Background: A computed fold for a 331-nucleotide part of an RNA from an Actinomycetota bacterium, annotated as large-subunit ribosomal RNA, domain IV. Lineage of the source: Bacteria > Bacillati > Actinomycetota. Model confidence (mean pLDDT): 84 of 100. Rfam family: Bacterial large subunit ribosomal RNA.

Context: one part of a larger RNA
RNA sequence: CUUCGCUAAGGAACUCGGCAAAAAAUCGGCCGUAAGUUCGCAAUAAGGCCUCCCCGACGCAAGUCGGGGCGCAGCUAAAGAUGUCAAGCGACUGUUUAUCAAAAACUUAGGUCCCUGCUAAAGCGCAAGCUGAUGUAUAGGGGCUGAUGCCUGGCCAGUGUCUGAACGUUAAGGGGAGAGGUCAACCCGCAAGGGGGCAGCUUUGAACUGAAGCGCAGAUGAACGCCGGCGGUAACUAUAACCGUCCUAAGGUAGCGAAAUUCCUUGUCGGGUGACUUCCGACCUGCACGAAUGGCAUAACGACUCGAAAACUGUCUCAGCGAUGGACUCG
Repeated sequence: CUUCGCUAAGGAACUCGGCAAAAAAUCGGCCGUAAGUUCGCAAUAAGGCCUCCCCGACGCAAGUCGGGGCGCAGCUAAAGAUGUCAAGCGACUGUUUAUCAAAAACUUAGGUCCCUGCUAAAGCGCAAGCUGAUGUAUAGGGGCUGAUGCCUGGCCAGUGUCUGAACGUUAAGGGGAGAGGUCAACCCGCAAGGGGGCAGCUUUGAACUGAAGCGCAGAUGAACGCCGGCGGUAACUAUAACCGUCCUAAGGUAGCGAAAUUCCUUGUCGGGUGACUUCCGACCUGCACGAAUGGCAUAACGACUCGAAAACUGUCUCAGCGAUGGACUCG
């Protein structure tokens, strides 16, 4: 050092944190059982008592010792939970990073939106074909939210989606006005050469025509998203129901709030402690909450996270002793 056992007095003073350990009738019997609640639960809540029978000795008592009885067995021990209060998060059971994360993450039932009329939409495949589905909108696919309760406000200016088709813009294509190249005839010239320009071939090419899209018009937020500033004002002061003004698509409604969100901050007040940056209850000055990127509550549940107290202890004050196996010595 390892793994165990015991320990006076104290009992969390240890520590990030009661981690680890200890303790506890731990699915027995009898009694008894709160808040809350979705009336199912909470709940084995909590808590109390019992623990084979008889006799004797000692002892203040608890109990110890001795003798006897019954039964296979006396908590009729083989196994066998610490419980309580108060918050946060997630409704729950479930799932996950095989090998550092089990969670507040994922899923979930429920809600809602979008697509899909069947050769469905969607997906796989070059294709044949297959899944969807031997289903048919009470069905199938996709997105978001996430039980339940109460609710889910304003903004369509931007972006997206859907609807519309009058007008504008708009590609290839169609079209071919016009222009060019070459060039016969013809003209000039003694010639060389120059001019000329039909047909053909060829290059270019305007008007006009020409879809979706975009522009344009409208709708749409449980679509992506967004949801102000300054100044003044009441008969103490303070504050501002009120007024003015600028800007905006509209200026954050209900609820909640120093919060898993608060920088300043250990905010301020109250509670708990002898003393508490944590915790609980309030306040609102919300740096930078806020309504299905859901808001606020919520019984039950949780190897989740935070705080408190009981019981209990070598976690500690502060160490000691003993045992096992190593280390160590000898071989």